A computed fold for a 71-nucleotide RNA from Tetradesmus obliquus, annotated as transfer RNA. Rfam family: tRNA. By type it is a transfer RNA. Gene Ontology term of the family: triplet codon-amino acid adaptor activity. The sequence is in RNAcentral, with records from ENA and Rfam. The coordinates come from a structure-prediction model, not an experiment, and the mean pLDDT is 80. The source organism's lineage runs through Eukaryota, Viridiplantae, Sphaeropleales, Scenedesmaceae and Tetradesmus.
Order: sequence, then structure tokens, then C1' cells
RNA sequence: GCGGAUAUAGCUCAAUGGUAGAGUUUUAGUCUUCCAAACUAACAGUGAGAGUUCGAGUCUCUCUAUCCGCU
Repeated sequence: GCGGAUAUAGCUCAAUGGUAGAGUUUUAGUCUUCCAAACUAACAGUGAGAGUUCGAGUCUCUCUAUCCGCU
């Protein structure tokens, strides 16, 4: 210098262009003499900027970060 992949909740991962979910963590409650376990609930998110579309996590472009390969 060139090419490719990835970026979603504190963490690990889903999501056919049509209401962004799950597990786990944290908090609160129930239960228990207490703790643990179990159950219920809550909190919390699409890397940044444009474009296409009635509608974008998803499609297109640029940038940023990380990883891999080639030279």
C1' cells in the first nucleotide's frame, strides 16, 4: 500500500427491510431464623456521519476501532 471480517444491554450472543430479544450480571421483592438456591419484577443497547426507502440493526457510501491475510 491492497483485500477481507467484526462492531447490538456491564458481559456472551440472537434478530427474513415492518414493535430490538434471550442468557448472565446488578437492583428490588417473595420464600427462608439467616445465607444460598428457586420464583417474580425492574434497569440497561444497535461504533460515528450521510444516502436509499412509507419504514434501516439489516441495503449503499465514508470515517473510526479491533482482528486476519497478501505485498